[in-house]
This is a predicted complex of two RNAs, RNase P RNA and transfer RNA, with 433 nucleotides together.
RNA sequence: UGAGUAAACCAGACGAUCGCAUAUGCAGCUCCGAAAGGACGCUUAUGAGGAAAGUCCGGGCUCCGAAGGGCAGAGUGCCGGGUAACUCCCGGUGAAGGCGACUUCAAGGAAAGUGCAACAGAAAUAAACCGCGGUCACGGGGAGAGAUCCCCUGAACGCAAGGGUGGAAAGGCGAGGUAAGAGCUCACCAGCGGCAUGGCAACUUGCCGGUCUAUGUAAACCCCACUCGGAGCAACACCGUAUAUAGGGAUGCCAUGGCUGCCCGCCGAUCCCGCAAGGUGGCAUGAGCAAUGCAGAAAUGCAUCGCCUAGAUAGAUGACCGUCAAAUACAGAACCCGGCUUACAGGUUUACUCAAAAA
RNA sequence: GCGGGUGUAGCUCAAUGGCAGAGCACCGGCUUCCCAAGCCGGCAACGUGGGUUCGAUUCCCAUCACCCGCUCCA
Numbered sequence: 001u002g003a004g005u006a007a008a009c010c011a012g013a014c015g016a017u018c019g020c021a022u023a024u025g026c027a028g029c030u031c032c033g034a035a036a037g038g039a040c041g042c043u044u045a046u047g048a049g050g051a052a053a054g055u056c057c058g059g060g061c062u063c064c065g066a067a068g069g070g071c072a073g074a075g076u077g078c079c080g081g082g083u084a085a086c087u088c089c090c091g092g093u094g095a096a097g098g099c100g101a102c103u104u105c106a107a108g109g110a111a112a113g114u115g116c117a118a119c120a121g122a123a124a125u126a127a128a129c130c131g132c133g134g135u136c137a138c139g140g141g142g143a144g145a146g147a148u149c150c151c152c153u154g155a156a157c158g159c160a161a162g163g164g165u166g167g168a169a170a171g172g173c174g175a176g177g178u179a180a181g182a183g184c185u186c187a188c189c190a191g192c193g194g195c196a197u198g199g200c201a202a203c204u205u206g207c208c209g210g211u212c213u214a215u216g217u218a219a220a221c222c223c224c225a226c227u228c229g230g231a232g233c234a235a236c237a238c239c240g241u242a243u244a245u246a247g248g249g250a251u252g253c254c255a256u257g258g259c260u261g262c263c264c265g266c267c268g269a270u271c272c273c274g275c276a277a278g279g280u281g282g283c284a285u286g287a288g289c290a291a292u293g294c295a296g297a298a299a300u301g302c303a304u305c306g307c308c309u310a311g312a313u314a315g316a317u318g319a320c321c322g323u324c325a326a327a328u329a330c331a332g333a334a335c336c337c338g339g340c341u342u343a344c345a346g347g348u349u350u351a352c353u354c355a356a357a358a359a
Numbered sequence: 360g361c362g363g364g365u366g367u368a369g370c371u372c373a374a375u376g377g378c379a380g381a382g383c384a385c386c387g388g389c390u391u392c393c394c395a396a397g398c399c400g401g402c403a404a405c406g407u408g409g410g411u412u413c414g415a416u417u418c419c420c421a422u423c424a425c426c427c428g429c430u431c432c433a
Stems, first nucleotide, its partner, number of pairs: 001355010012324004017319002020047004025042002028040001030039003049330001053341002056339005061232004068264004073228005078092005093107001094105004108223002113221002115217003129163002131159003135155003139152005171189002174186003190213001192209005198203001236281004247273004256268004288307002291304005360429007369383004377413001385401005406422005
């Protein structure tokens, strides 16, 4: 210098003018409303995100007539740790990819059982199409003086080395062996089982052994282990008003509603359609943010000190001008947090790898 | 905002993990003096991107689009 890997961060800044929302303070013989409550003016302060998004997980919070049993169902799935919890995070193991920094993985069980494996191929979990081999033939042909040999055809038999099909064909490779062959025998490798070693563990390493081997698929049913009550802020609590607590319908415990589905069991007295329909709280002090120290390899935890940082309910956060080379991405809170995933212009920093060159 | 569901020909729907079909519509032909009906033939699709699998419309994940339901007291 070029090419990359990993991580962290920014998401225009400053100033002027006008405007919007919320809160504090001040003001009124004001206005709206039946009331609860709200509106209007001025001052000061504050005012979107890294994803506020998707709503895919997990929790807080709230309510439920209790949250009981069985069956079913759903989720997770190498090991250890973290956390309020998780399908998240950290560290490790194994496998795969990359020269490397490093990255990726739904990564339990196929020897409990069942299902499926189209087409092709002889055969798809089993076995013989071509082939290899000896035997038999009162089948045919050829060579030879002859013994005999060779070829073809047929029959039953032995074999699975080679060919071909396929995603997959009964471990791989070499040697021995044989009529031909074959874990038939042996060495090595893979696999399986056992013992030992190191490790909390996943697992690693080593040694020994065998009727020498067992297709794939569980993001098919299933088995094993662990986890799971339901609903969601339109939850829910409260205040006030009208009177239309109207009207119509269903059920009478073999019904209906709640407890996810089914059965049992328990509980309530209602349930459906329809009418009507205003306000307040919930609602931002929280698993919060920042700094320092300690513990830890890390995620994270603990301690001290400091800070308070949007809160609407038709929904605020905008417009324009100037300067900075330029200001442009994805996109906008709606009960609140922790994650994941997805979208994203431009830029900054740190650590590391590879290649080339120079010293 | 919360919860649930669906994406297959132009439209309405099928399909057990193994060659994506049907009806209507559209196009062409036959039939008719012409049209309709009828008969024959044709065109045309798994929302998108990954993964599992030998193989995916089907199973899993992500994403996009669309649809539906949901306030309240006495």

Model confidence (mean pLDDT): 76 of 100. It holds a member of the Rfam family "Bacterial RNase P class A". It is annotated as a ribozyme.